[in-house]
Record summary: A computed fold for a 476-nucleotide part of an RNA from an uncultured Planctomycetales bacterium, annotated as small-subunit ribosomal RNA, 3' major domain. It matches the Rfam family "Bacterial small subunit ribosomal RNA".
Context: one part of a larger RNA
RNA sequence: UGACGGGGGCUCACACAAGCGGUGGAGCAUGUGGCUUAAUUCGAGGCUACGCGAAGAACCUUAUCCCGGGCUUGACAUGCACGGAUUAGCCUCCUGAAAGGGGGGUGACGCCUUCGGGUGGAACGUGCACAGGUGCUGCAUGGCUGUCGUCAGCUCGUGCCGUGAGGUGUUGGGUUAAGUCCCGUAACGAGCGAAACCCUUGCGACCAGUUGCCAGCACGUAACGGUGGGGACUCUGGUCGGACCGCCGGCGUCAAGCCGGAGGAAGGCGGGGACGACGUCAAGUCAUCAUGGCCCUUAUGCCCGGGGCUGCACACGUGCUACAAUGGGCCGGACAGAGCGUCGCCACUGCGCAAGCAGGAGCCAAUCGCAGAAACCGGCCCUCAGUUCGGAUUGUGGGCUGCAACCCGCCCACAUGAAGCUGGAAUCGCUAGUAAUCGCGGAUCAGCAGUGCCGCGGUGAAUGGGUUCCUGAGCC
Numbered sequence: 001u002g003a004c005g006g007g008g009g010c011u012c013a014c015a016c017a018a019g020c021g022g023u024g025g026a027g028c029a030u031g032u033g034g035c036u037u038a039a040u041u042c043g044a045g046g047c048u049a050c051g052c053g054a055a056g057a058a059c060c061u062u063a064u065c066c067c068g069g070g071c072u073u074g075a076c077a078u079g080c081a082c083g084g085a086u087u088a089g090c091c092u093c094c095u096g097a098a099a100g101g102g103g104g105g106u107g108a109c110g111c112c113u114u115c116g117g118g119u120g121g122a123a124c125g126u127g128c129a130c131a132g133g134u135g136c137u138g139c140a141u142g143g144c145u146g147u148c149g150u151c152a153g154c155u156c157g158u159g160c161c162g163u164g165a166g167g168u169g170u171u172g173g174g175u176u177a178a179g180u181c182c183c184g185u186a187a188c189g190a191g192c193g194a195a196a197c198c199c200u201u202g203c204g205a206c207c208a209g210u211u212g213c214c215a216g217c218a219c220g221u222a223a224c225g226g227u228g229g230g231g232a233c234u235c236u237g238g239u240c241g242g243a244c245c246g247c248c249g250g251c252g253u254c255a256a257g258c259c260g261g262a263g264g265a266a267g268g269c270g271g272g273g274a275c276g277a278c279g280u281c282a283a284g285u286c287a288u289c290a291u292g293g294c295c296c297u298u299a300u301g302c303c304c305g306g307g308g309c310u311g312c313a314c315a316c317g318u319g320c321u322a323c324a325a326u327g328g329g330c331c332g333g334a335c336a337g338a339g340c341g342u343c344g345c346c347a348c349u350g351c352g353c354a355a356g357c358a359g360g361a362g363c364c365a366a367u368c369g370c371a372g373a374a375a376c377c378g379g380c381c382c383u384c385a386g387u388u389c390g391g392a393u394u395g396u397g398g399g400c401u402g403c404a405a406c407c408c409g410c411c412c413a414c415a416u417g418a419a420g421c422u423g424g425a426a427u428c429g430c431u432a433g434u435a436a437u438c439g440c441g442g443a444u445c446a447g448c449a450g451u452g453c454c455g456c457g458g459u460g461a462a463u464g465g466g467u468u469c470c471u472g473a474g475c476c
Base pairs, nucleotide, nucleotide: 008476009475010474011473012472013471015467016466019430020429021428022427023426026321027320028319029318030317031316032315033314034312035311042053043052065307066306067305068304069303070302071301074130078129079128080127081126082125083124089106090105091104092103093102094101095100110119111118112117132296133295135294136293137292141290142289143285144284145283146281148279153192154191155190156189157188158187159168160167161166172183173182174181198273199272200271201270203241204240205239206238207237208236209235213230217228218227219226244267247261248260249259250258251257323423327382328381329380330379331378332377333376339370340369341368344363345362348359349358350357351356389420394415395414396413397412398411399410400409436459437458438457439456440455441454442453
């Protein structure tokens, strides 16, 4: 000077308390440990690993993962030398599981050209230099990232104090979400952070109008902005305005600011996001990429076939579905937002119980499609039962993608109907359009193990105004 304390003071945070819903019990999905295995490739490891790298493991992906077959100047780059007049490409034969190996046929190209030919680059072959490595080291590294933590801190110049390390400033009083601001002050200033500038959402004005509107007119229809047309409204998108404790009252040190009120779509940082200081954890990543060193070079490189990453006595994490009557089933009716779509989205018609199939219009898309939103509302049935709850598991038949669904895909129909009657100790999330609950879309993607992830809207609470305690953090 820090750090630490079962030292003190002050102060924050879903930290506790108050409250709502979960996890821990069941079945299943998924990740991990363990076990197993020829192999179950590698990494991640308290918080900060474990639906994590995986925003798509049947082959591919895929990786010294395993077994087997093969190739060596190599699947890929650059350079040099030599060879040859055809090689390349295309067709084809033999062998083979393929990769690969062996053979036959056809046969391009640039430049010069006295059209006889000459020559040369790419490519090919041989040789060399080299390529290649998801091999090791994140304790050699760059870059990127997590975490403390959106916490309010971390420093510098000059001055002053101290022999010095260092202190002061940054402490103190008040205030704030904040080292925010005010006052005081041997300090006076400044920088990185906080805030603001940026995006989005909430109100309005203006500008714009192939979406919206009979609003006012006209035409037309069984019906529909369907048509003329209109720029009003909704909307879309751009430019501005708007909020600043500005106004009033009170409190306060005449301050900073705090409390209440008016006006207002909105107040006292309006809501959300992007943004994360000096640093900490030799934190994570050599498998995104880059890169020092080391190592392998007929192989630790490269190609192919098959298998594995999906193995299951178990254990843990994260989830989904439930255990039912504020529920289940059937019929009817209503209302979103944000996205995506040309080897794509697919209206509509026909066939099929269905998954789907066969036709086929429109749309490169505010103009067409995905697309029925669901919870909700109305009616009827079920009446407390392991059941008209629950859907695991299994059997049979079928559909789709794909060269190919045995290992190991998804979907449909019929049948089967398991555990489960609210979950021990313990433990998690959330303070408002939040929790809870309901559906919709997207990335990846041939297809899909998605209940994951990232978004979108619908319905829409309860509790707290406290800081004794637990956890973490800030200042003295």